A computed fold for a 494-nucleotide part of an RNA from a metagenome, annotated as small-subunit ribosomal RNA, 5' domain. RNAcentral holds the full RNA, with entries from SILVA. Its mean pLDDT, the model's own confidence on a scale to 100, is 86. It matches the Rfam family "Bacterial small subunit ribosomal RNA".
[in-house]
Context: one part of a larger RNA
RNA sequence: GGAUAAACGCUGGCGGCGUGCCUAAAACAUGCAAGUCGAACGGACUGCGGUCUUCGGACCACAGUUAGCGGUGAACGGCUGAGUAACACGUGGGUGACCUGCCCUCGCGCGGGGGAUAACUGCCCGAAAGGGUAGCUAAUACCGCAGACAUCGGUGAUUCGGUUCACCGAUUGAACCUAUGGGGUGUGAGGAGGGGCCCGCGGCCGAUUAGCUCGCUGGUGGGGUAACGGCCUACCAGGGCAUCGAUCGGUAGCUGGUCUGAGAGGAUGAUCAGCCAGACUGGGACUGCGAACGGCCCAGACUCCUACGGGAGGCAGCAGUUAGGAAUUUUGGGCAAUGGGCGAAAGCCUGACCCAGCAACGCCGCGUGGGUGAUGAAGGCCCUCGGGUCGUAAAGCCCUUUUCCCAGGGAAGAUGAUGACGGUACCUGGGGAAUCAGCCCCGGCUAGCUACGUGCCAGCAGCCGCGGUAAUGCGUAGGGGGCAAGCGUUGUCC
Numbered sequence: 001g002g003a004u005a006a007a008c009g010c011u012g013g014c015g016g017c018g019u020g021c022c023u024a025a026a027a028c029a030u031g032c033a034a035g036u037c038g039a040a041c042g043g044a045c046u047g048c049g050g051u052c053u054u055c056g057g058a059c060c061a062c063a064g065u066u067a068g069c070g071g072u073g074a075a076c077g078g079c080u081g082a083g084u085a086a087c088a089c090g091u092g093g094g095u096g097a098c099c100u101g102c103c104c105u106c107g108c109g110c111g112g113g114g115g116a117u118a119a120c121u122g123c124c125c126g127a128a129a130g131g132g133u134a135g136c137u138a139a140u141a142c143c144g145c146a147g148a149c150a151u152c153g154g155u156g157a158u159u160c161g162g163u164u165c166a167c168c169g170a171u172u173g174a175a176c177c178u179a180u181g182g183g184g185u186g187u188g189a190g191g192a193g194g195g196g197c198c199c200g201c202g203g204c205c206g207a208u209u210a211g212c213u214c215g216c217u218g219g220u221g222g223g224g225u226a227a228c229g230g231c232c233u234a235c236c237a238g239g240g241c242a243u244c245g246a247u248c249g250g251u252a253g254c255u256g257g258u259c260u261g262a263g264a265g266g267a268u269g270a271u272c273a274g275c276c277a278g279a280c281u282g283g284g285a286c287u288g289c290g291a292a293c294g295g296c297c298c299a300g301a302c303u304c305c306u307a308c309g310g311g312a313g314g315c316a317g318c319a320g321u322u323a324g325g326a327a328u329u330u331u332g333g334g335c336a337a338u339g340g341g342c343g344a345a346a347g348c349c350u351g352a353c354c355c356a357g358c359a360a361c362g363c364c365g366c367g368u369g370g371g372u373g374a375u376g377a378a379g380g381c382c383c384u385c386g387g388g389u390c391g392u393a394a395a396g397c398c399c400u401u402u403u404c405c406c407a408g409g410g411a412a413g414a415u416g417a418u419g420a421c422g423g424u425a426c427c428u429g430g431g432g433a434a435u436c437a438g439c440c441c442c443g444g445c446u447a448g449c450u451a452c453g454u455g456c457c458a459g460c461a462g463c464c465g466c467g468g469u470a471a472u473g474c475g476u477a478g479g480g481g482g483c484a485a486g487c488g489u490u491g492u493c494c
Stems, first nucleotide, its partner, number of pairs: 001494004006490005013366006019359002021324001026322003030319003035072003041068001043066005049060004079278003089202007098195003103191007111145001113143002120135006150171008176183002204250003211241003216238008253275004257268004280300005302313004330356001332355003338352001339350004369399004379390004404431006413421001438483005443464003449478005459466002
């Protein structure tokens, strides 16, 4: 000098765009953050209408609502960086060792049956959270039968190999809704996108850590997985790693990037983007194509409710609270846009997102007026008392209206409708110089000097150093210099 997720002191007009718990991965009141589909299904309720009626009601049709069953989503999106020195990440490859819902393309199908169950009703238990029992019922829920492709096994051929082909045997599938259209469903092949696993290479510190390892290294049989594999298991062998730093300890999410630097390099990893990991702590499985922040079970700590028998909870989602701290915001508006989930659609949901609010926290832009004006006014300061200086500065006169205030109009963002932002941006008219300047420094480095006070005191200080009676270095004033809605100080990096 540059930079900063900054803080502190003094000061503070506006706008645009960004950014905003770096500390306690501490604890959390309250609200919201994941639903949706009645065009899968049976009920229940509401409205309107119709038929019958013993006038109690029963049945039917249409429209609407939806607790349940069912489907799909909830594995995305959002947050955080604790752990992790590791194939976690980056990069380049491999997979003849693999998976893939929704989407796209192509092919072949959807025949015929069955038994339940929630809702509901009755009874019962419980303070509650909830639960039990008996009975009824539906489906695109569930289960057989048929049997194709496919899969598996055997045989033969083929390949270096687990690849491909033929034959035989075994196993295995489906569902309907709507009614103009269409949507859905089973299976096979391919694609796209997404993932799993494996490998080469690369990126911290310590040797005041030198030896480490027993599923540990390899093999065989078996199990397990979508899949290779000590991944697991039994047996057999005795290996494997390490001064090219194993093991141990410390520290740390990694990267694209960011800051600095002429570069090489050094430092760093906020915001944005990719990957990984975590969801009170530890463990476990279930469902599912896929696994668990706002799912389940167990244990623990903590908090809450309780009728003391027993229950409930998890903000490292958005706001917000307490605490910690030098320090970090509103318990706001809207789904209008973009994107996501469900739905045939209308649409519903969406604290993702888009906006607004707060904060000079940062960057950028603008303003606080322009011209003229010398008896150089008054006043301040200095003075050799002559004067000098603040100083064209002020006043005065002329002008302008960026800003500001008032009024009127008023968007784009929305390919048909739909605008939270917002009566915002912007435009027009009117008013009036009006509403707006501070901070640091002035010994040298380093641009800028005098007076008074103080007297090694009070104090200053980045380094050298100032102050003990004329201090350009302390304090105040005048003057000056620098930057400017900021200016200084401190911390950190180059």